The RNA shown here (FMN riboswitch aptamer (RFN element)) has 148 nucleotides and comes from Desulfosporosinus nitroreducens. Its mean pLDDT, the model's own confidence on a scale to 100, is 77. Taxonomically the source falls in Desulfosporosinus (Bacteria, Clostridia, Eubacteriales, Desulfitobacteriaceae). Its Rfam family is "FMN riboswitch aptamer (RFN element)". About the family: The RFN element is a highly conserved domain that is found frequently in the 5'-untranslated regions of prokaryotic mRNAs that encode for flavin mononucleotide (FMN) biosynthesis and transport proteins.

RNA sequence: ACUUAUUCUCAGGGCGGGGUUAGAGUCCCCACCGGCGGUAUCCUAGUUAUACUAGGGAGCCCGCGAGCGCCUUUCUUUUGUAGAAGGGGUCAGCAGAACUGGUGCAAGGCCAGUGCCGACGGUAUAGUCCGGAUGAAAGAGGAUAAGG
Numbered sequence: 001a002c003u004u005a006u007u008c009u010c011a012g013g014g015c016g017g018g019g020u021u022a023g024a025g026u027c028c029c030c031a032c033c034g035g036c037g038g039u040a041u042c043c044u045a046g047u048u049a050u051a052c053u054a055g056g057g058a059g060c061c062c063g064c065g066a067g068c069g070c071c072u073u074u075c076u077u078u079u080g081u082a083g084a085a086g087g088g089g090u091c092a093g094c095a096g097a098a099c100u101g102g103u104g105c106a107a108g109g110c111c112a113g114u115g116c117c118g119a120c121g122g123u124a125u126a127g128u129c130c131g132g133a134u135g136a137a138a139g140a141g142g143a144u145a146a147g148g
Stems, first nucleotide, its partner, number of pairs: 002147009016030004031128002033118002035064004042056005059116002067094002069091001070088007098114005120131003
């Protein structure tokens, strides 16, 4: 260092200005934000080196996560496919979004430009406010034990 087990810690950002209104961080105009793993024609450092090593690098390319739905168990019951608590992750329904130009052998990632997307409940219609949530979790890092 690797594998397995146990355990601990950590693990999401953003409404500022103007307008309309009785009332809007919810509508309209401008603004602002981007979880985790992978990929890498880019960046940085080392180097004689287009190679090699280390670090970084995608909201909309691939996959994952939380929420709602769905399925399921138990309980309650006014018997209503109702309510409460727990479980599943099979399904992928809500469930998401990218093009144009440039460079180049090649662009989904680089450079430039323009565009687009964002659970549920509450409230004047919310990615940005409040709430479930002092929750859960993709995963990241550490500790301990065992193994060949």